RNA sequence: CGCUCAUCCAGAGGGGCAGAGGGAAACGGCCCGAUGAAGCCCCGGCAACCGACCAGAUGACUCACGACGCUCGUCGUCGCGAGGCCGCCUGGUGAAGGUGCCAACUCCGUCCCGUCGGCCGACCGGCCGCCGGGGAAGAUGAGGA
Repeated sequence: CGCUCAUCCAGAGGGGCAGAGGGAAACGGCCCGAUGAAGCCCCGGCAACCGACCAGAUGACUCACGACGCUCGUCGUCGCGAGGCCGCCUGGUGAAGGUGCCAACUCCGUCCCGUCGGCCGACCGGCCGCCGGGGAAGAUGAGGA
């Protein structure tokens, strides 16, 4: 950075400094906060994205063997077996490394679709609420430009 992919209902807090806000932004709601918000520092913890290790599967590669082909080769195609490395995927281990995180689902809603319930309306339809799904936005990681 209007880029790509994955994840986002689990989990994990104490101390010091500080001193009034905070929960991304706008609005609405609901919360947290002088029994101390944001921010900074120290220590601790959670988790397992990257990295590490193990196993498997798979693709490509290399080699051996076999069959076939003709341009007869240090050849090609196909099949089968083996190998280690690489790429990707799956499962597992672990917590030393790179990040991240440690109130509430990403606190909830906002846009779209659907079930159900209620209300309004003569009908088409509209509105409200619950729930479910999707989207947008955001966060984090791994990449890319």